[in-house]
RNA sequence: ACCGAUAAAGCCAAACCCUUCGCGAGGAGGGGACGGAAAGUAACGGGUCUUUGAAAAAAGAUAGCCGAGCUGCCGAGG
Numbered sequence: 001a002c003c004g005a006u007a008a009a010g011c012c013a014a015a016c017c018c019u020u021c022g023c024g025a026g027g028a029g030g031g032g033a034c035g036g037a038a039a040g041u042a043a044c045g046g047g048u049c050u051u052u053g054a055a056a057a058a059a060g061a062u063a064g065c066c067g068a069g070c071u072g073c074c075g076a077g078g
Base pairs, nucleotide, nucleotide: 002078003075004074011036012035016031017030018029019028020027021026034064040070041069044067045066046065047062048061049060050059051058052057
């Protein structure tokens, strides 16, 4: 460095429910755990979704869809 354990210390938190913001996709807070070794960060490329539009397209959302980027805890075995 790769790798990722019937390890340890911790971490995050899907669905669903409540509150709240947003036209919406969705966001935030609380409860809650399906899962996660980057489920940390970040919309660069692709995908998906929303709003407007006749269309072209524009403006958005999603990092827990995939790839690339940046950063990072632990250390059995190989």
The RNA shown here (c-di-GMP-I-GGC riboswitch aptamer) has 78 nucleotides and comes from a Nitrospirota bacterium. Model confidence (mean pLDDT): 89 of 100. The sequence was found by an Rfam model in a public genome assembly. The organism belongs to Nitrospirota, within Bacteria.